[in-house]
RNA sequence: UCAGACGGCCGGGCGGUCGCGGCGGGGGCUUGCUCCUGUCGAGGAAAGUCCGGGCUCCACGGUGAAAAGGCGGCGGGUAACGCCCGCCCGGGGCGACCCGAGGGAUAGCGCCACAGAAAGCAAACCGCCUGGGCUUCGGCCCGGGGAAGGGUGAAAGGGUGGGGUAAGAGCCCACCGCGUCGGCGGCAACGUCGACGGCAUGGCAAGCCCCGCCUGGAGCAAGACCAAAUAGGGACGUCGCGCGGCCUCGGCCGCAGGGCUCACCGCCCCAGGCGUCCGGGUAGGUCGCGAGAGCCGUCCAGCAAUGGCCGGCCCAGAGGAAUGAUCGUCGCCGCUUUCGAGCGGAACAGAACCCGGCUUACAGGCCGUCUGGCAUU
Numbered sequence: 001u002c003a004g005a006c007g008g009c010c011g012g013g014c015g016g017u018c019g020c021g022g023c024g025g026g027g028g029c030u031u032g033c034u035c036c037u038g039u040c041g042a043g044g045a046a047a048g049u050c051c052g053g054g055c056u057c058c059a060c061g062g063u064g065a066a067a068a069g070g071c072g073g074c075g076g077g078u079a080a081c082g083c084c085c086g087c088c089c090g091g092g093g094c095g096a097c098c099c100g101a102g103g104g105a106u107a108g109c110g111c112c113a114c115a116g117a118a119a120g121c122a123a124a125c126c127g128c129c130u131g132g133g134c135u136u137c138g139g140c141c142c143g144g145g146g147a148a149g150g151g152u153g154a155a156a157g158g159g160u161g162g163g164g165u166a167a168g169a170g171c172c173c174a175c176c177g178c179g180u181c182g183g184c185g186g187c188a189a190c191g192u193c194g195a196c197g198g199c200a201u202g203g204c205a206a207g208c209c210c211c212g213c214c215u216g217g218a219g220c221a222a223g224a225c226c227a228a229a230u231a232g233g234g235a236c237g238u239c240g241c242g243c244g245g246c247c248u249c250g251g252c253c254g255c256a257g258g259g260c261u262c263a264c265c266g267c268c269c270c271a272g273g274c275g276u277c278c279g280g281g282u283a284g285g286u287c288g289c290g291a292g293a294g295c296c297g298u299c300c301a302g303c304a305a306u307g308g309c310c311g312g313c314c315c316a317g318a319g320g321a322a323u324g325a326u327c328g329u330c331g332c333c334g335c336u337u338u339c340g341a342g343c344g345g346a347a348c349a350g351a352a353c354c355c356g357g358c359u360u361a362c363a364g365g366c367c368g369u370c371u372g373g374c375a376u377u
Base pairs, nucleotide, nucleotide: 001373002372003371004370005369006368007367008366009365010364012330013329014328015327016326017325018324020041021040022039023038024037025036026035027034028033029032043348047359048358050357051356052355053354054353055219056218057217058216068215069214070213071212072211073087074086075085076084077083088102089100090099091098092097103210104209108208109207110204111203112202125150126149128145129144130143131142132141133140134139158176159175160174161173162172163171177199178197179196180195181194182193183192184191185190223287224286225285226284233278234277235276236275237274238273239272242255243254244253245252246251247250257269258268259267260266294313295312296311297310299308300307301306332345333344334343335342336341
């Protein structure tokens, strides 16, 4: 200097004027409005609501199981996680580094398109070797051996090389792969070394399934408290309580009426007004509601995620609604330029119970570590 990899951070600064919301103080009065003043007032994602928690209510005797859903290399971190850190294995890159739904395919079932002879107790299209027969000498037919070569396919019953053979074949040998056993290293995943086996046991579990682990449900419209008007419920008091009959004057009986959709049966009611009180719910109000798995700084432990000691700080909260506008100046970007400056622009987006993650959106910019190439010393 060019090209690249990874990690962290910022998301315009300062000032003036006007305005909005919360809280504290003071004043005014028409007592729930207004004035003055102080202070605080969006984000790295406040977003998607996808995971994990706090909190609240409901359910639940304990434990276990089933169902359903989720997770899945090993170790660590954490309140917890499907998150994070470190490592292992596999794949990619010259490299820094990146990617991986990364348990089980000898528990069982299922599937393996197209092509191909054959796709799972193997199979033989072309070609190879061989015995016999025929021959127009090019080959053809019948039988046997074998699966190395060609061809198909994502995949063809280990791979490469050598020996061997009529041709061949783990038939034999070496190395590699695979399996079993053992030694060593590592907490472990796993790595490595040696011996033996002589190849059997193809792939798919983001197909069913099996194994291990986790999970009760709903959500701040959770939930708690206070509590009108109107309507309705209950208790008591009072006025009153259809018609007829009986009577001991308070009840009984019959009829009529109303309700149970209608009819029959049966059951229940027989009023209602006024007053006082009680309890439930609604509107409305208050709480929940922000001192917290909190923020900043030094140091310590740890490779790291993270944890800890000490010191300092208080930092939005309402309702669906506030968190803004404008001017000056500096900085950034673009265009123009008479080099003095002028004009224009500024991403994604915006709390509503809170916290930890993940994912997605984002103009422009800063810092650090590292890799490969070229040049120079």
The prediction has a mean pLDDT of 76. Bacterial RNase P class A from Brevundimonas naejangsanensis, 377 nucleotides, folded computationally. The organism belongs to Brevundimonas, within Bacteria. Rfam family: Bacterial RNase P class A. By type it is a ribozyme. The gene name in the source record is rnpB.